[in-house]
Context: one part of a larger RNA
RNA sequence: GGCGUAUGGGGGAUGCCUAGGCUCUUGGAGGCUAAGAAGGACGUGGUAAGCUGCGAAAAGCUGCGGGGAUUUGCAAACGAGACUCGAUCCGCAGAUAUCCGAAUGGGACAACCCGGCAGGUAGAAGACCUGUCACACCGCGAGGUGAGCUAACCCUCUGAACUGAAACAUCUAAGUAGGAGGAGGAAAAGAAAGAAACAUCGAUUUCCAAAGUAGCGGCGAGCGAAAUGGAAGAAGCCCAAACCGAUAUUGUUACGGCAAUAUCGGGGUUGUAGGACUGCAAUAUUCAAUUAACAAUGAACUGGAAUGGUCUGGAAAGUCCAUCCAUAGAGAGUGAAAGGCUCGUACAGGUAAGUUUGUUAUGCGAAAGCAGUAUCCUGAGUAUGGCGGGACACGAGGAAUCCUGUCAGAAUCAGCCGGGACCACCCGGUAAGGCUAAAUACUCCCAAGAGACCGAUAGUGGACCAGUACUGUGAAGGAAAGGUGAAAAGAACCCCGAACAGGGGAGUGAAAUAGAACCUGAAACCAUACGCUU
Numbered sequence: 001g002g003c004g005u006a007u008g009g010g011g012g013a014u015g016c017c018u019a020g021g022c023u024c025u026u027g028g029a030g031g032c033u034a035a036g037a038a039g040g041a042c043g044u045g046g047u048a049a050g051c052u053g054c055g056a057a058a059a060g061c062u063g064c065g066g067g068g069a070u071u072u073g074c075a076a077a078c079g080a081g082a083c084u085c086g087a088u089c090c091g092c093a094g095a096u097a098u099c100c101g102a103a104u105g106g107g108a109c110a111a112c113c114c115g116g117c118a119g120g121u122a123g124a125a126g127a128c129c130u131g132u133c134a135c136a137c138c139g140c141g142a143g144g145u146g147a148g149c150u151a152a153c154c155c156u157c158u159g160a161a162c163u164g165a166a167a168c169a170u171c172u173a174a175g176u177a178g179g180a181g182g183a184g185g186a187a188a189a190g191a192a193a194g195a196a197a198c199a200u201c202g203a204u205u206u207c208c209a210a211a212g213u214a215g216c217g218g219c220g221a222g223c224g225a226a227a228u229g230g231a232a233g234a235a236g237c238c239c240a241a242a243c244c245g246a247u248a249u250u251g252u253u254a255c256g257g258c259a260a261u262a263u264c265g266g267g268g269u270u271g272u273a274g275g276a277c278u279g280c281a282a283u284a285u286u287c288a289a290u291u292a293a294c295a296a297u298g299a300a301c302u303g304g305a306a307u308g309g310u311c312u313g314g315a316a317a318g319u320c321c322a323u324c325c326a327u328a329g330a331g332a333g334u335g336a337a338a339g340g341c342u343c344g345u346a347c348a349g350g351u352a353a354g355u356u357u358g359u360u361a362u363g364c365g366a367a368a369g370c371a372g373u374a375u376c377c378u379g380a381g382u383a384u385g386g387c388g389g390g391a392c393a394c395g396a397g398g399a400a401u402c403c404u405g406u407c408a409g410a411a412u413c414a415g416c417c418g419g420g421a422c423c424a425c426c427c428g429g430u431a432a433g434g435c436u437a438a439a440u441a442c443u444c445c446c447a448a449g450a451g452a453c454c455g456a457u458a459g460u461g462g463a464c465c466a467g468u469a470c471u472g473u474g475a476a477g478g479a480a481a482g483g484u485g486a487a488a489a490g491a492a493c494c495c496c497g498a499a500c501a502g503g504g505g506a507g508u509g510a511a512a513u514a515g516a517a518c519c520u521g522a523a524a525c526c527a528u529a530c531g532c533u534u
Stems, first nucleotide, its partner, number of pairs: 001533009015519001016483002020454002022451007029443002031149002039100003042055003046078002050074002061094006070082003105114003115133007135146004153184001154182005164171001168218001194201002205232005215223002236435003239379001243266010271413001273378004277372004285367003291361005296355002301349003307322003311318001323340002325329001331343003384408008394420001415430005470477002490518001493505004
């Protein structure tokens, strides 16, 4: 020096655990904000650095309800207290709520500075206190509305590239990502100028099939319907106009009016065309805003069955012997493994604020028929066409349909549009105004629950005082870090030592090689002893 064995050190793998995550289900909620939000700054405790709570009324104040013995948060200790005259605690409702922040009296380098007006301390100045004073829009005014924040879902506007095509330009990726605006609990769409095919259906939306079909496509890569059938859910309505009237203004007048315009009221709303208008008939019945009562639901919370012994052990829930409950043998905890120890569970009860539904009452309001067809009305810079784009599964194509930048520009029910160029026949519909629940999408959040999900290099970045420490001028990036024990019983006292280091005794404990650098304690690596060997 090597190898081996043993004992330690070192290290923190592994096992076990879970306080935290992940993914879902059901129900709720789907907003907050000038009555000052979200988010912060600074304060606030007897001692108080941090977290949590709260706001100069400051770990809190008031009322009501619950609850019933402790209590002054995490968090010990000391001190001083509170409480059966009901505290702490839980729920609901209220009060207070500094300063910044949309931030809004003016300003500013956020949490600061400086004002006007009215009132007050208070009576001159200075000072302090209370209230008030931004802007935009609407309104004669009084006054009202807006702004800002917010996870996804939704609509509109705008809108890439990498990539794929084995290169690349049309194409694709993709109307995706990103940007802007807007809204709601959903949004959007929506009551046929439809879909079809000689048969019909009858608003929209979503799902399954049709179907990777028909098609589109440097006919490459790729893109990709619809009818129809089945299912979920179902709900239909209102204007404009014709016509009638009121008011105001203007014009005109023969001073009786007439006309035009504007506003308002009635009327009216569709394709087997309808309505106005003219004539006839009629007041029935139905729906329904709002409000109230009752019922239901709804917080904290309440009741809630049944066991003893033996043995092992530090400890019984384990073992053995008997026994009981069960509308409760879900689950968790308790010194090991508990239906009968604790919390619970099945079941039953409970009311306030509030909520929504149902019933009853109330009743602002809304709705209807027949016949006639001369005249009038039925959405115009619209439909449509040319040119240029875009959307349609459809890339300009034979290219219908939809949108529109530009230039042209109709018809008026004997009308007009569509049925994939176009024409005819036939069929379907009635554009150029508007509203509309449900079925559908999502989850920042609340409650309850589930998992052939993870178990500390996993699972969220974050089980732990984490978006922290730290890095960066900044946008931004972004960790590591869990476990004594059943219980602190956390080692009195003595000794070594400079020692508040470390250790040896003693003591606690089932265990201290569980001693706080604390469960288990692998490997690398280090040391000591012994053996073998060079």
Predicted 3D model of a 534-nucleotide part of an RNA (large-subunit ribosomal RNA, domain I) from Alistipes sp. Its Rfam family is "Bacterial large subunit ribosomal RNA". Gene Ontology terms of the family: ribosome and structural constituent of ribosome.